The prediction has a mean pLDDT of 85. Large-subunit ribosomal RNA, domain II from a marine sediment metagenome, 728 nucleotides, folded computationally. The RNAcentral record of the full RNA draws on SILVA. It matches the Rfam family "Bacterial large subunit ribosomal RNA".
Context: one part of a larger RNA
């Protein structure tokens, strides 16, 4: 572990509503007594409770057995769904009581229904569904471990160092001093028994040991070590002090009582089916692990016509997106204007002027702003009307009881706040999931499809269609060469920046009067322009940059030389003989591109089986649809009631907490009624029946007890609590 058993909302008393039943303006006994076929049961007993009147602190005063209107069911007329009348119960008025007040008002009450048991269910005191603390406090018992002390014993191989003193030399005026020997002191030294326990952070670690075992190391004449007998006891002792140690327990000992401590904490709570179905929010709390009330779920009554989450219009309310700069504060350039008790700097003898920087004010120009706004949306709220939906098979609202819940999450979507960020924190509105199963996304609480009552059959949704794997190696146009890619988002990484990689589509400029490229061939003179310079000649720097022959040719694009020279280019002719260059846009593709055991499109593989764009066809869910069946809820019928039957349900039937309602099975008693040695209950395998909890039959086994059917009482159902006790 596993198996058998056992194992948790009970019981009083009180209140509270609901059911049912007796009695009714009353109801009901308590204690006690008496009676009896004596734990039953039957009679006495209103003492006392509850009610029938309220209101006022209180003195004290004191109520409509119905006046009037609306109107639900129901009955009546009435051919009627039309329309009217009456109208329990209800609803509004009016009137009464009484407190306050001067009065008005204004608050409570008023046109008779209670109350006793019984039964559910809930509150509240008790241990109050079980079991779980560390603790707190009495009273005993313990120093045979162990700490300390008293009191009596006992024990420490062998070695080594050599202290004081003494003795003997010698030395010095002394005082003292030296060497040598004698001595044998020390919490002196190594090291035996003993004592202790420092390292291997060794063995071992279900050990030999709830601390041991190897080796190593510490002391080993002392503040040593030890045996034996006393001695101090729980908030107390003892302590060379570590909160150490007081019998394998010590930051308060063990034991037994209080005691079932008390726990807002953690675990656990045992048969079935049907019907409904949240919450993780708002407000107080020494309050945030818990409560209360509300708000959200449930049951049951009551009333009697509306409701509205949706869409349209009107009619108002609004300062957000944005966008602007008119107001506020922030801001780039620039340009004016002013002396602005300004800075700086110039000129003048000075008066005062110029130039600059700056402030201020204006004007152009360019911006920003949650706490700016000349504007201003989508949208959102109020309200009225009208559609649509729900709603007399009773909605909205209204009262009772009964909850649980008050630790939330994801996305994704929308808006925000914090924060560098996060599977971070947080606010608001919606969805999911919580509490949702079913297909799809490889796997996968909240992405997609779609909301499961049972069975069959059949059609889609997302999302697929080449194998793995159900269906297209389907069809028409482009694109990619990166194995890009084959991931719908989220997951999964990816950006700034570049690509003469390719495709496509736009403008502009040249172009058969011949373009671009390439290739032949020109590419001059005044001149080496002038200046600077050692030099400076197209080409170190400066300044100007004309003129001329030309088909063209700059006072020179670039290398080059110390400077020349050379090479070249602009630019011109000439071969050639058709598009050529520039510029912007997009489509896909590469670079940018690093991670940790070898790996990921799910895989295998794939040049399409990748991407675009369009088309058919197929598979694909529990969704849809078609049949049958069950259950709810509602009608109507029939029944004294239980119940029974027919119809309707496109608009019921997923479901945690939870709240309702209706069975299943134990055991025991009452009445009634069966079965058993011709074989009872158990157990065993087997068969049929109910949605289930079970029921029932057969067969063996076993050997004396057990059923059913109405009630009644319950220590009444087990898989869980590191559950208790046996067995294995």
């Nucleotide at each position: 572990g596993c198996c058998g058993g056992g194992g948790a909302g009970u019981u009083u008393a009180u209140c509270g509503c609901u059911g049912u039943g007796g009695c009714g303006a009353g109801g009901u006994u308590a204690a006690g007594g008496g009676g009896g076929u004596c734990a039953g049961c039957c009679c006495c007993g209103a003492a006392a409770c509850c009610g029938u009147a309220g209101g006022g602190a209180a003195a004290c005063c004191a109520a409509c057995a119905u006046g009037c209107u609306c109107g639900c069911a129901g009955c009546c007329c009435g051919a009627a769904a039309a329309g009217g009348g009456c109208g329990a119960g209800g609803a509004g008025c009016g009137g009464a009581g009484u407190g306050u007040g001067a009065a008005a008002g204004c608050g409570c009450u008023u046109g008779g229904a209670g109350u006793c048991a019984c039964a559910g269910c809930g509150a509240u005191a008790a241990g109050a569904c079980c079991c779980g603390a560390a603790a707190c406090c009495g009273g005993u018992c313990g120093a045979u471990c162990u700490a300390g002390c008293c009191g009596u014993g006992g024990g420490c191989a062998g070695g080594g160092u050599g202290a004081a003193a003494u003795c003997g030399u010698c030395c010095u005026u002394a005082c003292g001093g030296a060497c040598g020997a004698u001595g044998g002191a020390g919490g002196c030294c190594c090291g035996u028994a003993g004592a202790g326990g420092u390292g291997c952070u060794g063995a071992u670690g279900u050990g030999c040991a709830a601390u041991u075992c190897g080796c190593u190391c510490u002391u080993g004449u002392g503040a040593c070590c030890u045996g034996c007998g006393g001695c101090u006891a729980g908030g107390g002792g003892u302590g060379a002090a570590a909160g150490g140690c007081c019998a394998a327990u010590c930051u308060a000992g063990a034991c037994c009582g209080g005691a079932g401590a008390c726990g807002g904490c953690u675990g656990g709570u045992u048969c079935c089916c049907c019907c409904c179905g949240a919450a993780g929010u708002g407000g107080c709390u020494c309050u945030u692990a818990g409560g209360c009330c509300a708000g959200c779920c449930u049951g049951g009554g009551g009333c009697g016509a509306g409701g509205u989450u949706g869409c349209c219009a009107g009619c108002g309310g609004g300062g957000u997106a944005g966008a602007g700069c008119a107001c506020c504060g922030a801001u780039u350039g620039g340009g004016u204007g002013u002396u602005u008790a300004g800075g700086g700097g110039g000129a003048g003898a000075g008066a005062u002027c110029c130039c600059u920087c700056g402030g201020c004010a204006u004007c152009c120009u360019g911006u920003c702003a949650a706490a700016c706004u000349c504007c201003g949306a989508a949208c959102c709220c109020g309200u009225u009307g009208g559609c649509g939906c729900c709603g007399u098979a009773g909605a909205c609202c209204c009262c009772c009881a009964g909850a649980g819940a008050c630790g939330g999450g994801g996305u994704c979507c929308a808006g925000g706040g914090g924060g560098u960020a996060a599977g971070c924190c947080u606010c608001u509105g919606g969805u999911c999931c919580g509490a949702g199963a079913g297909g799809g996304g490889a796997a996968a609480a909240a992405c997609c499809c779609u909301g499961a009552c049972c069975u069959g059959g059949g059609u889609u949704a997302a999302g697929g269609u080449c194998c793995c794997a159900a269906a297209g190696u389907g069809c028409c146009g482009g694109c990619u060469a990166a194995g890009u890619g084959u991931u719908a988002a989220a997951c999964c990484g990816a950006a700034a920046a570049g690509g003469c990689g390719u495709c496509c589509c736009u403008g502009g400029u040249c172009u058969a009067a011949g373009a671009c490229a390439g290739c032949g061939g020109g590419g001059a003179g005044g001149u080496a322009g002038g200046c600077u310079u050692a030099g400076a000649a197209g080409c170190a720097g400066c300044c100007a940059u004309c003129c001329u022959u030309u088909a063209a040719a700059g006072a020179g694009u670039g290398c080059g030389u110390a400077a020349c020279a050379g090479c070249u280019c602009a630019c011109c002719c000439g071969c050639c003989g058709a598009g050529a260059u520039c510029a912007g846009g997009g489509g896909c593709c590469c670079u940018g591109a690093a991670a940790a055991u070898g790996g990921a499109c799910g895989g295998g593989g794939c040049u399409a089986a990748g991407c675009c764009g369009g088309c058919c066809a197929c598979c694909g869910a529990g969704a849809c649809c078609c049949a049958g069946g069950g259950g709810c809820a509602c009608a109507c019928c029939c029944u004294a009631a239980c119940g029974g039957g027919u119809g309707u349900g496109a608009u019921c039937c997923g479901g945690u907490a939870g709240g309702g309602g209706g069975g299943c099975g134990c055991u025991a008693c009452a009445c009634a009624u069966g079965g058993g040695u011709a074989g009872a209950a158990g157990c065993a395998c087997g068969g049929c029946g109910g949605u289930a909890a079970c029921g029932u039959c057969g067969u063996g086994u076993g050997g004396a007890c057990c059923g059913u059917g109405u009630g009644u009482a319950g220590a009444u159902g087990a898989g869980a609590a590191u559950c208790c006790c046996g067995g294995u």